[in-house]
RNA sequence: UCGGGUGAUCGCCGGCUGCGCCUCGGCGCAGCGGGAGGAAAGUCCGAGCUCCACAGAGCACGAUGCCGGGUAACGCCCGGUGGCGGAAACGCCGAGGAGAGUGCCACAGAGAAGAGACCGCCUCCGCGCCGCUCGCAAGGGCGGCCCGGCGGUAAGGGUGAAACGGCGGGGUAAGAGCCCACCGCGCUCGCGGCAACGAGAGCGGCACGGCAAACCCCAUCGGGAGCAAGGCCACGUAGGCAGGCGCCCGCGGCGCCGGCAACGGCGCUUCGGUCAAGGGCUGCUCGCCCGAGCCUGCGGGUAGGCUGCUUGAGGCGGCGGGCGACCGCCGCACUAGAGGAAUGAUCGCCGCCGCGCUUCGGGGUGACCCUGGCGCGGAACAGAACUCGGCUUACAGA
Numbered sequence: 001u002c003g004g005g006u007g008a009u010c011g012c013c014g015g016c017u018g019c020g021c022c023u024c025g026g027c028g029c030a031g032c033g034g035g036a037g038g039a040a041a042g043u044c045c046g047a048g049c050u051c052c053a054c055a056g057a058g059c060a061c062g063a064u065g066c067c068g069g070g071u072a073a074c075g076c077c078c079g080g081u082g083g084c085g086g087a088a089a090c091g092c093c094g095a096g097g098a099g100a101g102u103g104c105c106a107c108a109g110a111g112a113a114g115a116g117a118c119c120g121c122c123u124c125c126g127c128g129c130c131g132c133u134c135g136c137a138a139g140g141g142c143g144g145c146c147c148g149g150c151g152g153u154a155a156g157g158g159u160g161a162a163a164c165g166g167c168g169g170g171g172u173a174a175g176a177g178c179c180c181a182c183c184g185c186g187c188u189c190g191c192g193g194c195a196a197c198g199a200g201a202g203c204g205g206c207a208c209g210g211c212a213a214a215c216c217c218c219a220u221c222g223g224g225a226g227c228a229a230g231g232c233c234a235c236g237u238a239g240g241c242a243g244g245c246g247c248c249c250g251c252g253g254c255g256c257c258g259g260c261a262a263c264g265g266c267g268c269u270u271c272g273g274u275c276a277a278g279g280g281c282u283g284c285u286c287g288c289c290c291g292a293g294c295c296u297g298c299g300g301g302u303a304g305g306c307u308g309c310u311u312g313a314g315g316c317g318g319c320g321g322g323c324g325a326c327c328g329c330c331g332c333a334c335u336a337g338a339g340g341a342a343u344g345a346u347c348g349c350c351g352c353c354g355c356g357c358u359u360c361g362g363g364g365u366g367a368c369c370c371u372g373g374c375g376c377g378g379a380a381c382a383g384a385a386c387u388c389g390g391c392u393u394a395c396a397g398a
Stems, first nucleotide, its partner, number of pairs: 001398002004350007012035002015032007037381001041392002044390005049226004056286004061222005066080005081095001082093004096217002101215002103211003118157002120153003124149003128145007165183002168180003185204005191198002230307004240298006248273003252269007278290004315332007352378007361370003
């Protein structure tokens, strides 16, 4: 990347053209063209689009985490650096910071971060024993073994996932970076590279582990909800009941009601002043906005139709650039839009795979194999629902 092809008949969805009918809503017939995927799955990331909404800042929270590139963007893809595995090809990576702080490292072990002596090794002292030797004897000297004690040691052994550098030599009573060479580590320099980083030179002290997919710190990014978003139309009930909060103040005007009158109550309204119930912006704060009616509880009606709905960061072909992801230019075509959910059924031919039988011919010692013919059987994962870029999972066979 492909994952059957092709023809016919009938059936389904949508588009275009023509004809007829029509209650002007639409219906019928004919012709032509189109009609599921690489994953349509998962709903894990990123977007387009719609609304909150005119839409800002901070905190919280979340995600990513080496460098450079690609992309609309990404947590994706490409190339590289470093590390791990491997003989290699290649594969994989949880890849910023452990000296900002906190925390953990069970058990075992002497000791697990500035910890530590179990076994062992060594100097010295003491008791006992043995051998040699000196000595008339008492006793002395040398060497060895066992046990005990003060001290030295962290190289060897043990425990452990991991033991406060590795390895070789010197040195020491025995040892130790105590000293030296190499490696490792740190600092400095300049060379190569856009960079991550690399190789080299010099100096140095021989040095205070691991875990951050522990909390955390640092850098970068992030508003929310989602096509069941949203828009339009129609229909219908109960513009219901109860409680609470607000409906402000002043002057004036109008209407209604009460009043003998003065005046009072309710409603509407111009202007001015003051202030605000409630609500929105993921959570919080600020800030902004709506706002005269809202909030809570009970109860009732409706869930219908149209639209969003497919021309798009798209597809195919050619040329060019680039290691590559990908990009640029030119040309061609329009390639699902259902609405409880359309693309199905039947038949024939060809092709693929498997099994069995088999003529001529070819290969083989043989079993059998190849070409050809006949018969039987089989063909994976799987089904759009607003649309794309990814990742992950499933997949007979080529």
Bacterial RNase P class A from a soil metagenome, 398 nucleotides, folded computationally. The RNAcentral record of the sequence draws on MGnify. Rfam family: Bacterial RNase P class A. Gene Ontology terms of the family: tRNA processing, ribonuclease P activity and dimeric ribonuclease P complex.